[in-house]
RNA sequence: AGAAUUGGGUAGUAAUACCCAUAGUAAAGUGGCGAACGGGUGAGUAAUACGUAGGUAACCUACCUUUAGGUGGGGGACAACAUUCCGAAAGGAGUGCUAAUACCCCAUAAGACCACGGGUUCCACGGAACCUGUGAUAAAAGACAGCCUCUGCUUGCAAGCUGUCACCUUUUGAUGGGCCUGCGCACCAUUAGCUAGUUGGUAGGGUAAUGGCCUACCAAGGCCAAGAUGGUUAGCUGGUCUGAGAGGACGGCCAGCCACACUGGAACUGAAAUACGGUCCAGACUCCUACGGGAGGCAGCAGUGGGGAAUAUUGCGCAAUGAGGGAAACCUUGACGCAGCGACGCCGCGUGGGUGAUGAAGGCCUUCGGGUCGUAAAGCCCUGUCAGACGGAACGAAAAGUGCCGGGUUAACAGCCCGGUACCUGACGGUACCGCCAGAGGAAGCACCGGCUAACUCUGUGCCAGCAGCCGCGGUAAGACAGAGGGUGCAAGCGUUGUUCGGAAUUACUGGGCGUAAAGGGCGUGUAGGUGGUUUUGCAUGUCGGAUGUGAAAUCCCACGGCUUAACCGUGGAAUUGCAUUCGAAACUGCAUGACUCGAGUCCAAGAGAGGGAAGUGGAAUUCCUAGUGUAGAAGUGAAAUUCGUAGAUAUUAGGAGGAACACCAGUAGCGAAAGCGACUUCCUGGCUUGGCACUGACACUGAUACGCGAAAGCGUGGGGAGCAAACAGGAUUAGAUACCCUGGUAGUCCACGCCGUAAACGAUGGAUACUUGGUGUGGGGGGAAUUGACCCUCUCCGUGCCGGAGCUAACGCGUUAAGUAUCCCGCCUGGGGAGUACGGUCGCAAGAUUAAAACUCAAAGGAAUUGACGGGGGCCCGCACAAGCGGUGGAGCAUGUGGUUCAAUUCGACGCAACGCGAAGAACCUUACCUGGGUUAGACAUCCCCUGACAACCCUAGAGAUAGGGCGUUCCCUUCGGGGACAGGGAGACAGGUGCUGCAUGGCUGUCGUCAGCUCGUGUCGUGAGAUGUUGGGUUAAGUCCCGCAACGAGCGCAACCCUUAUCUUCUGUUGCCAACAUUAAGUUGGGCACUCUGAAGAUACUGCCGGUGUUAAACCGGAGGAAGGUGGGGAUGACGUCAAGUCCUCAUGGCCUUUGAUGCCCAGGGCCACACACGUGCUACAAUGGUCGGUACAAAGAGCAGCUAACCCGCGAGGGGGAGCAAAUCUCAAAAAGCCGGCCUCAGUUCGGAUUGGAGUCUGCAACUCGACUCCAUGAAGCUGGAAUCGCUAGUAAUCGCGGAUCAGCACGCCGCGGUGAAUACGUUCCCGGGCCUUGUACACACCGCCCGUCACACCAUGAGAGUUGAUUGGACCAGAAGCCAUCCACCCAACCCGUAAGGGGAGGCAGAUGCCAAAGG
Repeated sequence: AGAAUUGGGUAGUAAUACCCAUAGUAAAGUGGCGAACGGGUGAGUAAUACGUAGGUAACCUACCUUUAGGUGGGGGACAACAUUCCGAAAGGAGUGCUAAUACCCCAUAAGACCACGGGUUCCACGGAACCUGUGAUAAAAGACAGCCUCUGCUUGCAAGCUGUCACCUUUUGAUGGGCCUGCGCACCAUUAGCUAGUUGGUAGGGUAAUGGCCUACCAAGGCCAAGAUGGUUAGCUGGUCUGAGAGGACGGCCAGCCACACUGGAACUGAAAUACGGUCCAGACUCCUACGGGAGGCAGCAGUGGGGAAUAUUGCGCAAUGAGGGAAACCUUGACGCAGCGACGCCGCGUGGGUGAUGAAGGCCUUCGGGUCGUAAAGCCCUGUCAGACGGAACGAAAAGUGCCGGGUUAACAGCCCGGUACCUGACGGUACCGCCAGAGGAAGCACCGGCUAACUCUGUGCCAGCAGCCGCGGUAAGACAGAGGGUGCAAGCGUUGUUCGGAAUUACUGGGCGUAAAGGGCGUGUAGGUGGUUUUGCAUGUCGGAUGUGAAAUCCCACGGCUUAACCGUGGAAUUGCAUUCGAAACUGCAUGACUCGAGUCCAAGAGAGGGAAGUGGAAUUCCUAGUGUAGAAGUGAAAUUCGUAGAUAUUAGGAGGAACACCAGUAGCGAAAGCGACUUCCUGGCUUGGCACUGACACUGAUACGCGAAAGCGUGGGGAGCAAACAGGAUUAGAUACCCUGGUAGUCCACGCCGUAAACGAUGGAUACUUGGUGUGGGGGGAAUUGACCCUCUCCGUGCCGGAGCUAACGCGUUAAGUAUCCCGCCUGGGGAGUACGGUCGCAAGAUUAAAACUCAAAGGAAUUGACGGGGGCCCGCACAAGCGGUGGAGCAUGUGGUUCAAUUCGACGCAACGCGAAGAACCUUACCUGGGUUAGACAUCCCCUGACAACCCUAGAGAUAGGGCGUUCCCUUCGGGGACAGGGAGACAGGUGCUGCAUGGCUGUCGUCAGCUCGUGUCGUGAGAUGUUGGGUUAAGUCCCGCAACGAGCGCAACCCUUAUCUUCUGUUGCCAACAUUAAGUUGGGCACUCUGAAGAUACUGCCGGUGUUAAACCGGAGGAAGGUGGGGAUGACGUCAAGUCCUCAUGGCCUUUGAUGCCCAGGGCCACACACGUGCUACAAUGGUCGGUACAAAGAGCAGCUAACCCGCGAGGGGGAGCAAAUCUCAAAAAGCCGGCCUCAGUUCGGAUUGGAGUCUGCAACUCGACUCCAUGAAGCUGGAAUCGCUAGUAAUCGCGGAUCAGCACGCCGCGGUGAAUACGUUCCCGGGCCUUGUACACACCGCCCGUCACACCAUGAGAGUUGAUUGGACCAGAAGCCAUCCACCCAACCCGUAAGGGGAGGCAGAUGCCAAAGG
């Protein structure tokens, strides 16, 4: 400004017109205020941020409060609207009309601002505040409501008045900001130099305001090791988590601040923005499109997609609190209040309580008795939270408003203010809460149970499957895997994963270290810095005390209170360790000042020294050259060779050349900062020490960066080059020998100049000062005493060694030269490897040096000490260990065992010594375990139950047999007469059986080191400890045997002895033994005897007892005497602690596992264990003459014997047969011993050696000799002529050699176990080989040297460096380009307000479009 519609009214016949209400309402527009708050997010930002304390005298602040004053007079437009057009749309254009608190002009100007003056006060001296004079500049708007006293029309209105709100200027306050300053605020120095508007000044511009904020000119400044600049990361804080604290990590919710709003840039409006839901431009992306062009910005609330291990509803309401607008009602508000989802967190509650022992059933375990789940359950008696049904039912609400009443203000019965009363307002929500009903009913899981760490068994599995935070479990008895039972811990939760702090004194401020564990810079000079002797006075920097302000609230803590309690919330207090201001103290520190001499330095007099630099000189030696003498070698080595030499070497003499190094002196002696320095002389020069006590007066100590020095090797240039000698060549060695050894030999070694800058540059020990028991050397001085002098003694200063006390140290060790006790300063360390490496920087000619990571990987790496074991370490000692000897094996044939091979099977075990003539002291069947085949199933064998009563033996048949069938045959014991026992047959099941597996589950037994001398304990002592001591040491022994010594004293198992045998003697015994004397015989045959031999019982003997010597007066050793025997007389038995996971499950026993009717059991027949290209072990017989063969002849011991040994005699060549005496054995038999001795033959050969093999014939054993026995006779007559490398046994009645016996056994022996006969050689000795003992030493070994361990290579994989390049992100410099926009200039297009004006299509001022310029984003 202002409808429509509807209702009512008036007029009209009606259409309709007008009025009132709807309504000053709706919708759009103009205008005002707000939209810069609230809400979100943390990208950016290491400082235009934040925190804290200040400043602003350099500032602003809409609305609100307050003060003073004002609000007068005019003017011209533009939206909406109407109309004409354009466009797909979004939108836009033209023309025309119009209002205002919109816009413009004029007036007025107290105060404000500005300019020029005057004054007062204050001041930080730059200014500020106030008073005052003159001049100049700039204002305003009304709206709503009420009233009529005055004025005009006059119902009532208007002017006017009143009230409220609004408007203009101004003052003040409050609030909110802007700007400035101090302090605080992450990491990287492998970022060390940065900066031209940069730093300052002058003038101007700009801003609310200071300022290079911007511009012009001038000056050349500014920042930086107290970390500039650069890079990386990050919003900051109150606080949160952790921690005793100091700290460390973090910044989610809540609160304060900052920054951002798709990315980048820009302004406009406004009090305030460079504006999340505004504008413009550029870019990326998405969407619409008619392809011309447009639209968009959830880091608002919900919601969607995506990403992800993972995070909610497109809910209700403005009822409360708050915000904006409004006079108010009221409107808006995903702020907010509520609800929903999620055990995500915190808190509270429940899932029941009492009683209940036949300790139920069932599960699990079991030693089979039981135990446990367990009062747990059931049963009985109760309670009623939560959930469920029903009923009642809040607080949060009081204001404002409206009606009424009263009071105040006022001219007012408007309005406004105050009080009272009534009405109205609840999203949550019929929710909290209350009552009532029924009924134990609907409501317990998760992790763990080897140690840390609370909680244990069974089964399964068998280094598999799996577990695991660390250590580590699992390979057949898993408390560790899986399941179960049981238990433990938490509990509506419990575990896992991730993260932070703690423990971690493991970055050490509190509160660590650096000799050897990681760690002292190679050494010095010295800058900054840090620290600093005694004393006076002052100041007050640090320091200490008081006060004031601040340290927001919340949080934490305390008290009280509110929800039934708690969580949660409210009120008050405390605290906020900080900062600032102010007052005070003056011991210490600091600053200023004055003084002092003990630190430090100067001076004087002495002293020692391989301290440094330069020049010169010297002798010895090596090599080379020349000449002489001289001749065949020299040189070299473990041995050789390469090499040199008849062209004369080596050797030797003389002379000469050249280079390098300086013997003796020489010494843990000296000097130097360290590196380092060694003939002599001269010159130059540094430092040190002692004494003196004159001078200066703290001048000192340390020392980041820096500078200098710095072995050897190496590099550059030029010299030099005798010797030596990398590389290289040759010769050796060796499997090889790119080495060690040898012959040569170049760089280099030397000099000058210049680099390099490192070493186990070590005392693995930074420098300075002070303090703290000693002993003993040594270098250089000084003092005292004494002396003629030299020595000697003593005190002291400086240096350099050893030992050692306290103390320290993990120990070793250090110990006035500290690694002790303290102070100051510097350097360095933070598990091992990767790595002192990569990249980057610096230095260097190079080599390289210096600075110096990470990924990845491991659970250790390391120090010191202990006990063992080991050593091609040392010392001592022993053993048939070597040596000295004798005889073998290895070669041959055979026997036997093993491997291998073969096979249906060749059963199994044993494997260096310590398996291989071993188990096996005896495989034709059996054995036998293996194979083939035939059978059998409660079994060949044991116990229990039931039934039957015999069974066995014998005979016949089938069969390979087992077995099956039949026949004959009916005889056990006891008896209470029921029956029972034994035995046999049949039946069912508990079970039997297994020479099946595991000897690495075991017992027992055994081997071996080793008959080696060792192995331990108690107490004591030492050591932090492991451990040590004893047990080591000096002697001695076969011996840890004994003696002595000793921080040890004792003891045990081992050694020895005790036992057996043998050697001597005595006593006893005398038959079957013996025979001296007697008798006798063929004969000890017989008598006789028991002296001797012998037998077998008891004793004796030998003990280093005696003597001598040695020795320590010991132990003991050596020699001797006596004696049968002499130093353990010979032999045996006897085997310490332990080692070898040694051997044995096939002697036996035994855990577990497996098998048990198609057997891994049992029975039977046959076969196999006996194979045979080969290899090995152990033996036998030989190869011959020390022999073979023939004949004769002599002498043992120890054994065995009745299913036995078997004599005489006879037969047989013989094995043997016949025979049968004797003997259960000092009586008989086996039984002959053999080698030996005597004699003969053989005569050196494959033989009269050797006997294999084969043929034939036999004997014996046995059921049976084919596979597969032994023996005999005849015949045959192989290899083999003494054995390679290598290897075994033996030290005396032994080796060697010879025979005899026995066990096993029907038979079978070259094997095994015994017996006697004959009967040697050699041992210097302990160097070496092997094994062992003790002590000591080293050790990176401890499964213990058969240990440990290094590097290359091959393959796969992981991580990292480099890499021609390629790609992305970020950033610097130079340039091109230049949008929007601000500003500036121009503005000839266009233009209402003001001015001039002739009134026009005019001009001016001014504005605007547009253009240009500056700045400038993207882009290039």